[in-house]
Molecule: c-di-GMP-I-GGC riboswitch aptamer
Organism: Stieleria marina
RNA sequence: CCAGACAAAGGCAAACCGCUUGAGAAGGCGGGACGCAAAGUUACGGGUCCGUGGGCAGCCAACCAAGGUUGGUUGUCUCAGGAAAGCCGAACUGCCGAGG
Numbered sequence: 001c002c003a004g005a006c007a008a009a010g011g012c013a014a015a016c017c018g019c020u021u022g023a024g025a026a027g028g029c030g031g032g033a034c035g036c037a038a039a040g041u042u043a044c045g046g047g048u049c050c051g052u053g054g055g056c057a058g059c060c061a062a063c064c065a066a067g068g069u070u071g072g073u074u075g076u077c078u079c080a081g082g083a084a085a086g087c088c089g090a091a092c093u094g095c096c097g098a099g100g
Base pairs, nucleotide, nucleotide: 001100002099004096011036012035016031017030018029019028020027021026034086040092041091042090044089045088046087048083049082050081052080053079054077055076056075057074058073059072060071061070062069063068
């Protein structure tokens, strides 16, 4: 340096449940273990997810100088914004030591 041993010492903790934060994706704490040799860190590339704000469309209501305007609501896009590192890639860091 490669590689990850039916090794040793340890580590993390999916689903689900309880409490809690958030509009939501999801996060935190506790319980719990499906798994993980980077399941340590970083949203940088791709992809996924959310939909408060924004765009567009429909419907309803009010107002109107009759051109529209405003408000409510539903759908949609994902522009701004956001989530996830246990989807793939990338970067940085790191325990052990059978084997090459």